[in-house]
Context: one part of a larger RNA
């Protein structure tokens, strides 16, 4: 000087208390240990911060694994030298395929010396998801959006260093006043940026219809209109600005006008000096070390989906605040051209036909669901519950057997609200209900990333539990 302590003092975070859903028990998805396989490819690992992670898409590619059949200037790059020939396509045969013979079509430019391209042999290479994240770049995660972390010049001390950075107040903050041998700065806070909440103006197609007219069974369907709702630009507002009270004449800090919003309005980007030899040599880049007729590459097939068990994370559930049935409303945000795809028509359904319309404020994906009106069922392992498994079918793709995904008819397990334990969350928040999108031919999506709709309860307080902060103290630690 740090670090630590079952020392102390102040503070502060859904820490904890107060409350509302859960988890752990059922079944199922899905990650992971584990065990078993030829193989079950790597990688992430006390927890926060590995385990719905690397995967935003494993039948086949992917695939880095495993058998087995193949290649060796190599699947792929750049040269030199030699031979030979257009590249390449179509068929035949052999094969699982890669390949491998065969035939048949088939070239451009030239100074004729050769070039282009391609195929052979030889050389220099090339390859490698081999190995080492503890040799490393970048990226990335964590404390932590925690409020700190330094630096100049002085001053103080032999020196390590201290002091600015401690004290008194005050704040979400080293916010910001006061005091001080300190005076200044720098990296973070804040603010500037981007959504969201009001109003103004401008501009009005594809957006919108108040008033006018015309039309129709009905629609802004039409001529028209810019009021309004939205939509693009610009700008106005919130700054403790204004009043009390409180404070130290201070920074605040309580109250209150007034205002769409009040004291950081909500939400988002935004991550400091550094710490954990954290994570990644499997995006990528790289040193060095190993393969080099194989640790390289092609191809079938198989695995990665195995399944006594344990664990994580998640979904449907136990049911009357319900569950089926009929009727009937109200979003936002997105995505579409090898592409979304209306009407209309077959089918019980998935889905088949059909194509109108859209490169989209126009068409189309679409139906939003819960709600909400009527009906039914009555506490029953039930009209809950939906696993499982027969059986018929639908799609996508060369192929769904190992292994998709979707319908229908049948089947209808487990499950009674969950032990010790533990988790999220403080408001348009939890809870709860749909919608959409990346990937993607399909799809094991119950994921994740968005979007709105409905809409709570609680917080006396800091004793206690976990993490930070800041002063101080003790210390066999560094």
């Nucleotide at each position: 000087u740090g670090a630590c302590g079952g020392g102390g003092g102040c503070c502060c975070g859904c820490a904890c208390a107060a409350g509302c859903a859960g988890c752990g028990g059922a079944g199922c998805a899905u990650g992971u240990g584990g065990u078993u396989u030829a193989a079950u490819u790597c990688g992430a690992c006390g927890a926060c911060g590995a385990c719905g992670c690397g995967a935003a898409g494993a039948a086949c590619c992917u695939u880095a694994c495993c058998a087995g059949g193949g290649c060796u200037c190599g699947a792929c790059a750049u040269g030199c030298a030699c031979u030979g020939g257009a590249a390449u396509g179509u068929c035949g045969u052999a094969g699982a395929a890669a390949u491998a013979c065969g035939a048949c079509a088939g070239c451009c430019c030239u100074u004729c010396g050769g070039g282009g391209c391609c195929a052979g042999u030889g050389c220099a290479c090339a390859g490698g998801u081999g190995g080492u994240g503890c040799a490393u770049g970048g990226c990335u995660g964590u404390c932590g959006u925690c409020a700190g972390c330094u630096c100049g010049u002085g001053u103080c001390g032999u020196g390590a260093g201290a002091u600015g950075u401690u004290g008194g107040g005050u704040u979400a903050a080293g916010u910001c006043c006061c005091g001080c041998a300190a005076c200044g700065a720098g990296c973070g806070c804040a603010a500037c940026c981007c959504c969201u909440g009001u109003c103004c103006c401008a501009u009005g197609u594809u957006g919108c219809c108040a008033g006018c007219g015309a039309g129709u069974a009905a629609u802004g369907u039409c001529g028209g209109g810019g009021a309004c709702u939205c939509a693009u630009g610009g700008g106005a507002g919130a700054c403790u600005g204004c009043c009390g009270g409180u404070g130290a004449c201070a920074a605040a800090u309580c109250g209150g006008a007034g205002g769409a919003a009040g004291g950081u309005g909500g939400g988002g980007a935004u991550g400091a000096c550094g710490u954990c030899a954290a994570g990644u040599c499997a995006u990528c880049a790289u040193g060095c070390c190993c393969c080099u007729u194989a640790u390289g590459u092609c191809c079938u097939g198989g695995g990665c989906u195995a399944c006594a068990c344990a664990c994580g994370u998640g979904c449907u559930a136990c049911a009357u605040u319900g569950g089926c049935c009929g009727g009937u409303a109200c979003a936002a945000a997105g995505g579409g051209c090898u592409g979304c795809a209306a009407a209309c028509c077959c089918g019980u359904g998935a889905g088949g036909g059909g194509g109108a319309g859209c490169g989209a404020a126009u068409c189309c994906c679409a139906a939003a669901a819960a709600a909400c009106c009527g009906g039914u069922c009555c506490c029953g392992g039930u009209u809950c519950g939906g696993a499982u498994u027969g059986g018929a079918g639908g799609c996508u793709g060369a192929a769904a057997c190992u292994c998709g995904c979707c319908u229908c008819c049948a089947u209808g397990a487990a499950g009674g609200c969950g032990g010790a334990g533990u988790u999220g969350c403080u408001a348009g928040u939890a809870a709860u209900c749909g919608c959409g999108g990346a990937u993607c031919a399909g799809c094991a999506a119950u994921g994740c990333c968005g979007c709105g709709g409905u809409g709570a309860a609680u917080a006396c307080g800091u004793u206690c539990u976990c993490g930070g902060g800041c002063c101080u103290u003790g210390u066999a630690c560094a």